The RNA shown here (Bacterial RNase P class A) has 365 nucleotides and comes from Wenzhouxiangella sp. The model forms 93% of the base pairs in the Rfam consensus. The source organism's lineage runs through Bacteria, Pseudomonadati, Chromatiales, Wenzhouxiangellaceae and Wenzhouxiangella. The gene name in the source record is rnpB. Its mean pLDDT, the model's own confidence on a scale to 100, is 78.
RNA sequence: AGAGUCGGCUGGACAGUCGCUGUGUCUUUUGGGCAUGGAGGAAAGUCCGGGCUCCACAGGGCAGGGUGCCAGGUAACGCCUGGGGGCUGAACGGGUGACGGUUCAGCUACGGAAAGUGCCGCAGAAAACAAACCGCCGAUGGCUUUCCUAGAAAGUGCAGGCAAGGGUGAAAAGGUGCGGUAAGAGCGCACCGCGUGGCUGGCAACAGCCAUGGCAAGGUAAACCCCACCUGGAGCAAGGCCAAAUAGGGGUGCGAUGGCGUGGCCCGCGCUGCACCCGGGUAGGCUGCUUGAGGCGUCCGGUGACGGGCGUCCCAGAUGAAUGACUGUCCUCGACAGAACCCGGCUUACAGGCCGGCUCUUCUC
Numbered sequence: 001a002g003a004g005u006c007g008g009c010u011g012g013a014c015a016g017u018c019g020c021u022g023u024g025u026c027u028u029u030u031g032g033g034c035a036u037g038g039a040g041g042a043a044a045g046u047c048c049g050g051g052c053u054c055c056a057c058a059g060g061g062c063a064g065g066g067u068g069c070c071a072g073g074u075a076a077c078g079c080c081u082g083g084g085g086g087c088u089g090a091a092c093g094g095g096u097g098a099c100g101g102u103u104c105a106g107c108u109a110c111g112g113a114a115a116g117u118g119c120c121g122c123a124g125a126a127a128a129c130a131a132a133c134c135g136c137c138g139a140u141g142g143c144u145u146u147c148c149u150a151g152a153a154a155g156u157g158c159a160g161g162c163a164a165g166g167g168u169g170a171a172a173a174g175g176u177g178c179g180g181u182a183a184g185a186g187c188g189c190a191c192c193g194c195g196u197g198g199c200u201g202g203c204a205a206c207a208g209c210c211a212u213g214g215c216a217a218g219g220u221a222a223a224c225c226c227c228a229c230c231u232g233g234a235g236c237a238a239g240g241c242c243a244a245a246u247a248g249g250g251g252u253g254c255g256a257u258g259g260c261g262u263g264g265c266c267c268g269c270g271c272u273g274c275a276c277c278c279g280g281g282u283a284g285g286c287u288g289c290u291u292g293a294g295g296c297g298u299c300c301g302g303u304g305a306c307g308g309g310c311g312u313c314c315c316a317g318a319u320g321a322a323u324g325a326c327u328g329u330c331c332u333c334g335a336c337a338g339a340a341c342c343c344g345g346c347u348u349a350c351a352g353g354c355c356g357g358c359u360c361u362u363c364u365c
Base pairs, nucleotide, nucleotide: 001361002360003359004358005357006356007355008354009353010352012330013329014328015327016326017325018324020038021037022036023035024034025033026032027031040336044347045346047345048344049343050342051341052235053234054233055232064231065230066229067228068227069083070082071081072080073079084110085108086107087106088105089104090103091102092101094099111226112225116224117223118220119219120218133166134165135162136161137160140159141158142156143155144154145153146152147151174192175191176190177189178188179187193215194213195212196211197210198209199208200207201206239287240286241285242284249278250277251276252275253274254273258272259271260270261269262268294313295312296311297310298309299308300307301306331334
């Protein structure tokens, strides 16, 4: 210098004119003047978590849903930070070998498979109380032959033994080496791996060391399930306030003490007029609404996420719903995209530019 990868930041600039809209203020007030604010890193998906609001709720349990190594951060989380284990790749070492070590990078839904149940296609002998296709052996027993005789040797389409080698598979019942054997086998030994117990270190996950067991427990829980922890529902069209016209409802008063109905008649009961008052609710309006787990600067604590102190700033709030259009100059010629109660995350989209870490390649000193 280039390429790749990971992480962070940015997301045309300046000036003028005309509009739209929130707020403050002035005014000669159905309007106008002046000042000032006016989209994003994702405003998106609405996938998690919370604030806020209303409804429900004695307490406990079941069901349902969610989360799942450990510690910390946080209002909270399935998010973030740090750590541990595992896996993959590269480089360099160690060992006959199984395998192990160091460094770096990436990935990781990572509780339990020794409670129970289920499943493991194809291939393969066998996929889980193991099994034997090719193969190895045939010590022991049988049979045959020879030597010749209570035996020995050789042979074997036998009984049978074996699981080393081949083959199948994602996976084959610990692995490597040596011994051992008829052939073999944790059958024996050493090492590697694994289990169990103890000690030490660590808050813990876990790690190291020592002892011990011949090895039991194939895989699968983003299969049922078990264990631990968490978990009420609905959402700003939540919710609160004010409140017409018209038509209902309730009460009081007045009045020819009327009219109509019921009834043979009276009382009674029901309906009917006017005035005033009360209440519910619709249209409509106001509120919730943006000062907040807030931004910026600085100091302190912490490996870090983050926390604390001090100073400073106010930075959209619409409701047919504003945030735009035009002109000029310049450049690297400008992507994805637009608030609707508010925050913290995650995910997805994104032209170009800037910064940093790591790896590789090339050149120069």